A computed fold for a 71-nucleotide RNA from Chrysiptera biocellata, annotated as transfer RNA. The organism belongs to Chrysiptera, within Eukaryota. Its mean pLDDT, the model's own confidence on a scale to 100, is 80. Its Rfam family is "tRNA". Rfam classes the family as a transfer RNA.
RNA sequence: GGUAGAAUGGCUGAGAGCUCAAGCGGUGGAUUGUAGCCCCAUUUACAGAGGUUCAAGUCCUCUUUCUGCCA
Numbered sequence: 001g002g003u004a005g006a007a008u009g010g011c012u013g014a015g016a017g018c019u020c021a022a023g024c025g026g027u028g029g030a031u032u033g034u035a036g037c038c039c040c041a042u043u044u045a046c047a048g049a050g051g052u053u054c055a056a057g058u059c060c061u062c063u064u065u066c067u068g069c070c071a
Base pairs, nucleotide, nucleotide: 001070002069003068004067005066006065007064010024011023012022025043026042027041028040029039047063048062049061050060051059
């Protein structure tokens, strides 16, 4: 330099157009002599910018960062 892929809560990780799962974690409560386990509630996200669309995490373009392959 060419080419392919990835970026989603504090962390892991689903979602392939109309409502952002789940687990771990944090906080509060219940239980317990205390703590742990278990249970209930709550907390919190789509890399950036533009475009298409009634509607974009999802489709398109560019940028940024990371990874694989080729040279």